Annotation:
A computed fold for a 93-nucleotide RNA from a Syntrophomonadaceae bacterium, annotated as c-di-GMP-I riboswitch aptamer.
[in-house]
RNA sequence: GAACGAUAAGGGCAACCCCGCCGAAAGGCAGGGGACGCAAAGCCAAGGAUCUAAGGUCAUUUGAAAAAUGGCUAAGACAGCCUGGUUGACGAA
Numbered sequence: 001g002a003a004c005g006a007u008a009a010g011g012g013c014a015a016c017c018c019c020g021c022c023g024a025a026a027g028g029c030a031g032g033g034g035a036c037g038c039a040a041a042g043c044c045a046a047g048g049a050u051c052u053a054a055g056g057u058c059a060u061u062u063g064a065a066a067a068a069u070g071g072c073u074a075a076g077a078c079a080g081c082c083u084g085g086u087u088g089a090c091g092a093a
Stems, first nucleotide, its partner, number of pairs: 004091002012038002016034004020029003036080001042086003046083003050077002055073007
């Protein structure tokens, strides 16, 4: 230095729920409280998976329009789903 991850030390993050705000929604927050858990549960949307469907499109209903319902659709979301990239604390085996 790299790999690796302990009944070690010092610490870190914050699932979920509630409140507030943003968003059509999924979801998000240098927001607040608490702590499921996490050795990268730090950062990155490059690949895959998954989620949502504003907008678009098709179908149905209707005398027509409007409206409603359903299907499809990501360039939206998700890093605490996986792969990958990148940075970092400690030092037992």